[in-house]
């Protein structure tokens, strides 16, 4: 230099043929339970905002009524070829 794969909440990791972004698990917070703790159970847990609402899938753009998904560029990580 060329080719392939990957990047999504605090972490792991889903998202079917482009159609509700974060299912599910872990962790964490509060409560119940307990003498206390653990286990178990309930609720919550991306960001901004009082709310309504808005924003967000490494980053910058494009296509589309609609993009995590398709296209272009670019950064980083892993693998391969030379």
């Nucleotide at each position: 230099g060329c080719c392939c794969g990957g990047a999504u909440g605090g972490c792991g990791g889903a998202a079917u043929u482009g159609g509700u972004a974060u299912a599910c698990g872990c962790g964490c917070a509060u409560g119940c339970c307990u003498u206390a703790g653990g286990a178990g159970c309930a609720u919550g847990u991306a960001c901004c905002g009082a709310a309504a609402g808005g924003u967000g899938u490494a980053c910058a753009g494009g296509u589309u009524c609609a993009a995590g998904u398709c296209c272009u560029g670019c950064u980083c990580c892993g693998g391969g070829c030379a």
A computed fold for an 82-nucleotide RNA from a Candidatus Saccharimonadota bacterium, annotated as transfer RNA. The source organism's lineage runs through Bacteria, Bacteria candidate phyla and Candidatus Saccharimonadota. Model confidence (mean pLDDT): 80 of 100. Its Rfam family is "tRNA". It is annotated as a transfer RNA. Rfam links the family to the GO term triplet codon-amino acid adaptor activity.